[in-house]
The RNA shown here (SAM riboswitch aptamer (S box leader)) has 159 nucleotides. The sequence was found by an Rfam model in a public genome assembly. Its mean pLDDT, the model's own confidence on a scale to 100, is 76.
RNA sequence: CGCUCAUCCAGAGGGGCAGAGGGAUACGGCCCGUUGAAGCCCCGGCAACCCUCCAGCCGGUCUUGCCGCCAGGACGCUGAUGUCCGCCGCGCGAGGCUCCCGGCUAGGGAAGGUGCCAAAUCCGUCUCACGGCGAAGUGCGUCGUGAGGAAGAUGAGGA
Numbered sequence: 001c002g003c004u005c006a007u008c009c010a011g012a013g014g015g016g017c018a019g020a021g022g023g024a025u026a027c028g029g030c031c032c033g034u035u036g037a038a039g040c041c042c043c044g045g046c047a048a049c050c051c052u053c054c055a056g057c058c059g060g061u062c063u064u065g066c067c068g069c070c071a072g073g074a075c076g077c078u079g080a081u082g083u084c085c086g087c088c089g090c091g092c093g094a095g096g097c098u099c100c101c102g103g104c105u106a107g108g109g110a111a112g113g114u115g116c117c118a119a120a121u122c123c124g125u126c127u128c129a130c131g132g133c134g135a136a137g138u139g140c141g142u143c144g145u146g147a148g149g150a151a152g153a154u155g156a157g158g159a
Stems, first nucleotide, its partner, number of pairs: 001158001003157006013043005021032003026125004044117003049113002051109003055105006062095005068090001070086001072085004121151001126148009
């Protein structure tokens, strides 16, 4: 950064400085906060994205068999136009997987790079579906549930 992908109902807090706000933004709601908010520092922790170990599976890869096509070759043949061999490649099947590469699934680790440590990303807002209610009927309003989206956050990449 109007880029890509993944994740976002789990988990994990004490101290010091500071002194009134904070929960991304706007609005609405609901919360946190003078029993101390934001911010900064120290220590601790959580998690497992990057990283790493192991197992299994799949693909690439390797070996082999078969069928067809086929450059070419051998034999045969003109009363013939067939038989055999066959590089490479393609297809199907079987096996190996020693080494190497990639992916998926399950499990383990935590030194390092990040991240995180109230509430689902605190909830809603946009679209669709279903259900309830209202005045009345393909519609509208409102409430609830579910799915998706938008926006955002974090990581890994990209430009």